Context: one part of a larger RNA
RNA sequence: GAAUCAACGCUGGCGGCGUGCCUAACACAUGCAAGUUGAGCGCUUGAGGGGGGCAACUCCCAAGAGAGCAGCGAACGGGUGAGUAACGCGUGGGUGAUCUUCCUUCGAGUGGGGAACAACAUCGGGAAACUGGUGCUAAUUCCGCAUAAUACCCUGGGGCUACGAGCCUCAGGAUCAAAGCCGGGGACCGCAAGGCCUGGCGCUUGAAGAUGAGCCCGCGUCCGAUUAGCUAGUUGGCGGGGUAAUGGCCCACCAAGGCUUCGAUCGGUAGCCGGCCUGAGAGGGCGGACGGCCACACUGGAACUGAGACACGGCCCAGACUCCUACGGGAGGCAGCAGUGGGGAAUUUUGGACAAUGGGCGCAAGCCUGAUCCAGCCAUGCCGCGUGCGGGAAGAAGGCCUUCGGGUUGUAAACCGCUUUUGUCAGGGAAGAAACGCUCCGGGCCAAUACCCUGGGGUAAUGAAGGUACCUGAAGAAUAAGCACCGGCUAACUACGUGCCAGCAGCCGCGGUAAUACGUAGGGUGCAAGCGUUAAUC
Repeated sequence: GAAUCAACGCUGGCGGCGUGCCUAACACAUGCAAGUUGAGCGCUUGAGGGGGGCAACUCCCAAGAGAGCAGCGAACGGGUGAGUAACGCGUGGGUGAUCUUCCUUCGAGUGGGGAACAACAUCGGGAAACUGGUGCUAAUUCCGCAUAAUACCCUGGGGCUACGAGCCUCAGGAUCAAAGCCGGGGACCGCAAGGCCUGGCGCUUGAAGAUGAGCCCGCGUCCGAUUAGCUAGUUGGCGGGGUAAUGGCCCACCAAGGCUUCGAUCGGUAGCCGGCCUGAGAGGGCGGACGGCCACACUGGAACUGAGACACGGCCCAGACUCCUACGGGAGGCAGCAGUGGGGAAUUUUGGACAAUGGGCGCAAGCCUGAUCCAGCCAUGCCGCGUGCGGGAAGAAGGCCUUCGGGUUGUAAACCGCUUUUGUCAGGGAAGAAACGCUCCGGGCCAAUACCCUGGGGUAAUGAAGGUACCUGAAGAAUAAGCACCGGCUAACUACGUGCCAGCAGCCGCGGUAAUACGUAGGGUGCAAGCGUUAAUC
């Protein structure tokens, strides 16, 4: 000098854009942060409408609401950095050792039966959390049967190859599927529902793609030798188990190996990277925000479900802690967003909205979304703007100094003229919002001018921030300057007070009676809504 997720002291006008628990991965009150689907299903309830009846009442249609079964999602998104010196990360490869819901393309199919369990009803247990028995029931729930391959398995053969289980191919045998729902409709059948035809959403089974993931390998990745030896599933083999998959991953048996001064082992420290800071560079330091990867979710362990987890807002066990209890037993997990206590030098609102972007579910309308978009707080940082401009010498008064002549503050002020950024008041006032929807026209599908899909034109509605940004006008210099320093380094000097005292200080050093070094004042220098100090980095 630069730089900081800073803090402290003094001071403080505005705006834009960022940032904001670095400490206790300490404990957490309260609210919210993951739901959705009635176009899968049965039930309860039901606004409203219609029919019959004098009425009581009864029948039909039905928006919506509720819990339950079922499906998809909840493995994303969001947080944190404890652990980890490791194939964890980075980089380059391998997978002839693998999986991949949803999505895309292509092929084939979707036939025919059966059953249970919730909800519900009923009888119980319990303080509660919750739970038991009996009985009924639906489905895109569950289970057989049929059919089926280039799926998968077995047997035998051929070719290719990157030679381990890959690709192509021949023959034979064995095994395995499925679910429906919603529209539209001319002829024909049917009393009707419907059959039938057709469109869409699904379902099953293959092939391929895309995406995501698993595993393996080369190289790189901090300090300590006042850590020199380490290792028994240890190192390898054969056979098996297990996995989507290789492998001591696990097991039985066999062999005695494996690593290490090119630093093993042990100890300490640490999430890694893109990057950030500094520096002419080489290098040094750092890894907060943003992006990628990893790890974790009160502590430790285990699995279940599932395409995917060994699962932050799931389950089970153990532990510590907190809470409820009728003492028998139960409930909980903010390192999600806010917020509280505590720790600390120190770090914000228990805000608004789903309008946009994105995500989940849904045919859709839509619902959910503390992701996100906004607002609030803090000079915490960067950037921009302002605190006025021009004239004005009797060089006023006052202050300070003085050799008492004067000098200086100083064109500074007063005074005159001008302007109005900002602020105040008044008026106007956005973009971000066009998709979806509706409608018209064309194309596709189709028996069809229905429906559905798709392209184009037109069109209604939809904004949290917000009456915000921005624009116009009015009055009026009005609303706005501090901080540090002045011995040398280092820009800037005098007076008084003090008297090795009080004090200063980054280094050298000042202060013991004329201190440019302490304190105050006047003056000056430097930066400026900041200025200094401290801490740590180059």
Molecule: small-subunit ribosomal RNA, 5' domain
Organism: metagenome